Predicted 3D model of a 72-nucleotide RNA (transfer RNA) from Fimicolochytrium jonesii. It matches the Rfam family "tRNA". By type it is a transfer RNA. The RNAcentral record of the sequence draws on ENA.
Parts: sequence; C1' cells; structure tokens
RNA sequence: GCCUGUAUGGCUAAGUGGCAAGGCGUCUGUCUUGUAAACAGAAGAUCCCAGGUUCAAUCCCUGGUGCAGGCA
Repeated sequence: GCCUGUAUGGCUAAGUGGCAAGGCGUCUGUCUUGUAAACAGAAGAUCCCAGGUUCAAUCCCUGGUGCAGGCA
C1' cells in the first nucleotide's frame, strides 16, 4: 500500500428497512437480626463518524476512523 471482517447501554450480546431482545452488572422494594441468595420492579444505548438512497436507515450504498486477520 491492497483485500476481508468487525464497531449496538458500564460489560457482553441478538436483531430486522417501520424509533432495539436477552444475560451480567447498577438502583429500589419484599424477605433476613444483618449480608448474600431468591423474588418483584425500575433506570440506562438518537446502534463509531460524515454523506447518500428511501415516505422511513441500527439495517442498503460511498468515504473516513478504531480494532482483528490476510497478501505484498
């Protein structure tokens, strides 16, 4: 330098063109002498950035950046 993959809450991770699931963690409550566990509930992601297509983009297209891998 070229090619491929990948980027989604604090961590992990699913997802499809119609505003995002789960797990762990966090917070609150019940229970307990207390903690943990268990149970119930809640908060938390404008989906890496910038453009484009579309009535509508996390999803499709282009470029960029980070990370991983491959070729030279």